[in-house]
RNA sequence: CGCCGAGUCGCCCCCCGGGGCGAGCCGGGGACCCACCGCAGUUCUGGGGUGAAUCCGCCCCGGGCGUCCCGCCCGGGCCGGUAGGGCCGCUUCCCGCCCGAACCCGUCAGCUAACCCGGUAGGCGGCUCCAGGGAGAAGGA
Numbered sequence: 001c002g003c004c005g006a007g008u009c010g011c012c013c014c015c016c017g018g019g020g021c022g023a024g025c026c027g028g029g030g031a032c033c034c035a036c037c038g039c040a041g042u043u044c045u046g047g048g049g050u051g052a053a054u055c056c057g058c059c060c061c062g063g064g065c066g067u068c069c070c071g072c073c074c075g076g077g078c079c080g081g082u083a084g085g086g087c088c089g090c091u092u093c094c095c096g097c098c099c100g101a102a103c104c105c106g107u108c109a110g111c112u113a114a115c116c117c118g119g120u121a122g123g124c125g126g127c128u129c130c131a132g133g134g135a136g137a138a139g140g141a
Base pairs, nucleotide, nucleotide: 001125002124003123004122008023009022010021011020012019013018024120025119026118027117028116029115034110046108047105048104049103050102055081056080057079059077060076061075062074063073064072065071066070084099085098086097087096090136091135092134093133094132
């Protein structure tokens, strides 16, 4: 000076520390209507939430099943791809590069006005650099 992300800003008390309030931003719960369901339904094949982070396949290992020399299922490992997401103001096209995780609730939640509750972290990069090229809108000097 920037990037991912909601995760920024202001104020008060205390005075190593720490504890609060407000604004902005973010998330969850929660009517009518609608949706689902309707004499049974299915939430044990539990269900649900934040998030871009879902899904598919090859090969290998272990276990199990069957109509057994093949096929299927479960778990793990290693690769490839993929829905989707990100990259220096904004929108869009192209090029290039990257991500495609992790965690939470606890048997329970559709949407949802009023209302209620919670979060405001963490991580990383540049200092001539895809921080690239084109178009457009807005704004500034």
Predicted 3D model of a 141-nucleotide RNA (c-di-AMP riboswitch aptamer (ydaO/yuaA leader)). It was read from a public genome assembly, where an Rfam model found it. Rfam family: c-di-AMP riboswitch aptamer (ydaO/yuaA leader). From the family's description: This family represents a conserved RNA structure found upstream of the ydaO and yuaA genes in Bacillus subtilis and related genes in other bacteria.